[in-house]
RNA sequence: AAAAUAGACAUCUAGGGUUCCGGCUGUAUGCAGUGACUGGUCCGAGAGUUGUCGACCUUUUUCUAAGGUUACACGGAGGGAUAAAAGCCCGGGAGAU
Numbered sequence: 001a002a003a004a005u006a007g008a009c010a011u012c013u014a015g016g017g018u019u020c021c022g023g024c025u026g027u028a029u030g031c032a033g034u035g036a037c038u039g040g041u042c043c044g045a046g047a048g049u050u051g052u053c054g055a056c057c058u059u060u061u062u063c064u065a066a067g068g069u070u071a072c073a074c075g076g077a078g079g080g081a082u083a084a085a086a087g088c089c090c091g092g093g094a095g096a097u
Stems, first nucleotide, its partner, number of pairs: 007053004012048001015043002020040002022037001023034004054070006072092001074095001078090003
């Protein structure tokens, strides 16, 4: 100086809207409207939580286990998906330091 790795999955939350349930309103009781309706189902964080696996390192082989690490991370606008939106995806992006 350069290269490689710094991961995957799940739970929960911040947050999000309105397909379904419920609420509210109207009604011919068939149905329709409504998310500046608390909620349940649902979506949901690279920079949030918790855990499992994986990876790396050390010790021990009396036996195959034990221990440690998995760092840091400010961020538009715009576009996309889904029923619709969002700290979802584009994106550890453009930029900034």
Guanidine-I riboswitch aptamer from Psychromonas sp. B3M02, 97 nucleotides, folded computationally. The coordinates come from a structure-prediction model, not an experiment, and the mean pLDDT is 80. The sequence was found by an Rfam model in a public genome assembly. It matches the Rfam family "Guanidine-I riboswitch aptamer". From the family's description: This family represents a conserved RNA structure found upstream of the ykkC and yxkD genes in Bacillus subtilis and related genes in other bacteria. The function of this family is unclear although it has been suggested that it may function to switch on efflux pumps and detoxification systems in response to harmful environmental molecules. Rfam links the family to the GO term regulation of gene expression. Of the family's consensus pairs, 100% are formed in the model.